[in-house]
Context: one part of a larger RNA
């Protein structure tokens, strides 16, 4: 793990409501009593009326009274003008362990120093080897010493190394061989040493050559028992069935922020309104836009108070300024905290005006003219009585950030939360659509129709060649489509033959400037044309070249324009950015018929629920988390009850059949060996998949 047992909303008081039921000539007893009357007997029946509750309110009260209090005042205003009450069964609340497990603490009384820390008693242990202090003792030295030299000697928290204690590094082990250990190395190893046996100090405390260490595999406060089911705003767990309705994730407060309170927002029950959606009418406003009229900001232009700077003047003072600029004019912008204007929406009010069945309704037929009823669908108040107060994404209006996030606060909606089935290849929030049940019918709606996959390899008209389609910007560019305007057959465009001059090397400037440093002008002339010169080049020249204009040549050719569709810009780590094969459409843009396509909408049948009561019929209605409401189904016991039944075989098992919308219920037949249904009712140790549940087995 897995398979069987146990396992969690109870009980007792008291309070609200509700739903039964007594009783209402108001109800109803507690404590005790239980002699007699019933009854085997009792916490029965019976008895006992103290007390509750009800019947009158109002005011601090005195006190008045259907009133009364407040005042000077019935001027007004407040609170009244009433309606049970006792069971029992639901259902919440309170008070108790209060749906169950689960703390770490805390506080008492007690148990431990056979582990370990540090004391005390007593007692044991340290192989071997090295170094060689003091002192001695001889010789030398010396007036004697100091001093020296050889030798005895044995000191030391000395030195090497076992034993014996420790544990510095590695490795091995890591469900070890072992809840600390092995191997291989390593420090102490006559000393602040190691050690045996007895003993001492006790938890708010001991004891520490201090690590918060250790005080019995426990130590920021030891164990064990008791308060104690300690509390837990927290986590996890909560056990049959079917019907009906069904949220929130928001405000305001809170030592409040994942928890409360009181609202919204759900459920049930009564009670009142009759409308809701839309169309019209009426309405304030100060967004959007728009404006510059205030209140800022702003760019330029005229004019120029003032200043800056400069001239002149001994100084008052006179005079330029191409510098800055007030204030005013004229152009032109900007604004959430600007407004001379100013929508749509939204919002408030009034008007008009409603959908389904039925009745009416006759022998058929049946308007929506009228009239009557029920039902749907808003709304408002009251009673009980829930959960939620972590929201997500997606539009659309803003702030925050970086007009950054699958980012963050808000406001209006959606959708998912709590929603399945269908499209978007997969895809909670996009697109469509809201699923009682059943059908091998039929119609669509988003998306779709070459295969894979249901359905036109459909019609037309363009466009694109880049597999663009099926991922990006700036920026690039004789793709290519569409517009427009220019010049051409009196020859365009390009190419090719050949001209391209003279005055003139125009003046000026300069060393030199001659079409080409540079400046000024840019004129006449021959011509078909030819610039006082489009660029190259020369020290200047000179040389090549354009412009211009001839001729060949023979239909096309330049330029602007564009919200069409292509190119390029464009590099990532398996191939992997059409959902795949593949397409030249089966891509892209228009238009037009058909069909595919979902639980939608229809048909055929059945079932609920609401009008609804007892049937029939009609209309509506039946996704569903959290929660609410109804209605049942099953297990134990107990009472009708010493029940029917039962070895001519009870209860229990495991396969079979049949019934019923489900829980679940009946048969026979096998097994098995002694009890036990069904109805109608009562009371609970009342339904197991979970809780790192818990107890057995495997």
């Nucleotide at each position: 793990g897995c398979c069987g047992g146990c396992g969690a909303c109870u009980c007792a008081u008291a309070g609200g409501c509700a739903g039964u039921g007594g009783c209402u000539u108001g109800g109803u007893u507690a404590a005790g009593g239980g002699a007699a009357c019933g009854g085997a007997a009792c916490c029965c029946a019976c008895c006992a009326g103290a007390g509750c509750c009800g019947u009158a309110g109002c005011g601090a009260a005195a006190g008045c009274g259907a009133g009364u209090c407040u005042u000077a005042a019935u001027a007004g205003g407040g609170c009244g003008a009433u309606u049970g009450u006792c069971a029992c069964u639901g259902c919440u609340u309170a008070u108790g362990g209060a749906c169950c497990c689960g703390a770490a603490c805390c506080u008492g009384g007690g148990u431990a120093a056979u582990c370990u820390a540090u004391c005390c008693a007593u007692g044991a242990c340290c192989a071997g080897g090295a170094u060689g202090a003091a002192g001695c003792u001889u010789g030398g030295a010396u007036g004697a010493a100091a001093c020296u030299a050889a030798g005895c000697a044995g000191a030391g928290g000395u030195c090497c190394u076992a034993a014996c204690c420790g544990a510095c590094u590695g490795a091995u082990g890591u469900u070890g061989a072992a809840g600390a250990a092995u191997c291989a190395g390593c420090g102490g190893a006559u000393g602040a040493g190691u050690u045996g046996u007895g003993g001492u100090u006790a938890g708010g405390g001991g004891u520490g050559a201090a690590a918060u260490g250790c005080c019995a595999c426990u130590c920021g406060a030891a164990c064990c028992c008791a308060g104690a089911g300690c509390u837990a705003g927290c986590u996890g767990g909560u056990u049959c069935u079917c019907c009906c309705u069904g949220a929130a994730a928001u405000g305001c407060g809170u030592u409040g922020a994942g928890g409360c309170g009181c609202a919204u927002c759900a459920g049930u029950u009564g009670a009142c309104u009759g409308g809701a959606c839309a169309u019209c009418u009426a309405g304030g406003g100060g967004u959007a836009a728009a404006g510059c009229a205030c209140u800022g900001u702003u760019u330029u232009g005229g004019u120029g108070c003032g200043g800056g700077u400069u001239g002149c003047g001994c100084g008052a003072g006179c005079g330029g300024u191409a510098c800055c600029a007030a204030a005013u004019c004229g152009a032109g912008g900007c604004a959430a905290a600007c407004u001379c204007u100013g929508a749509a929406u939204a919002c408030u009010a009034g008007a008009u005006a409603u959908g389904a069945c039925c009745c009416a309704a006759a022998a058929a037929u049946a308007a929506c003219a009228g009239g009557g009823g029920u039902c749907a669908a808003g709304g408002u108040g009251g009673g009980c009585c829930a959960g939620u107060g972590a929201g997500a994404c997606g539009a659309u209006g803003c702030g925050g950030g970086a007009u950054a996030a699958g980012c963050u606060u808000c406001a209006u909606c959606g959708u998912c939360g709590a929603g399945a089935g269908a499209g978007a290849a997969a895809c909670a929030g996009c697109c469509a659509g809201g699923a009682u049940c059943a059908c091998c019918a039929g119609c669509u709606a988003a998306g779709g129709c070459c295969c894979c996959u249901a359905a036109a390899u459909g019609a037309c008209c363009g466009c694109u060649c880049g597999g663009u389609g099926a991922u990006a910007a700036a920026g690039g560019a004789g793709g290519u489509g569409g517009g427009g305007u220019g010049a051409a057959a009196a020859g365009a465009c390009a190419a090719c033959c050949a001209u391209g001059a003279g005055g003139u090397u125009u003046g000026c400037c300069u060393a030199g400037a001659a079409g080409c440093a540079g400046c000024c002008a840019c004129c006449c002339u021959u011509u078909a044309a030819a610039g006082a010169g489009u660029g190259c080049g020369u020290a200047a020249u000179a040389g090549c070249u354009c412009a211009c204009a001839g001729g060949u040549c023979g239909a096309g050719c330049g330029c602007c324009c564009u919200u069409g569709c292509a190119c390029u810009g464009a590099a990532g780590a398996u191939g992997a950015a059409c959902g795949g094969g593949g397409c030249u459409a089966a891509g892209c843009g228009a238009u037009c018929u058909g069909c595919c396509g979902a639980a939608g909408c229809u048909g055929u049948g059945g079932g609920a629920u609401g009008u609804c009561a007892a049937a029939a019929u009609g209309c509506a209605u039946c996704g569903g988390u959290a929660g609410g409401g109804g209605a049942g189904c099953a297990u134990u016991c107990c009472g009708c009850c010493u029940u029917a039944g039962a070895g001519g075989g009870a209860a229990g098992c495991a396969a079979c059949c049949g019934c019923g919308a489900a829980a679940g219920c009946g048969g026979g037949g096998g097994u098995c060996g002694a009890c036990g249904a069904a109805g109608c009712g009562g009371a609970a140790g009342c339904g197991a998949g979970a809780a790192u549940g818990u107890c057995g087995g495997c």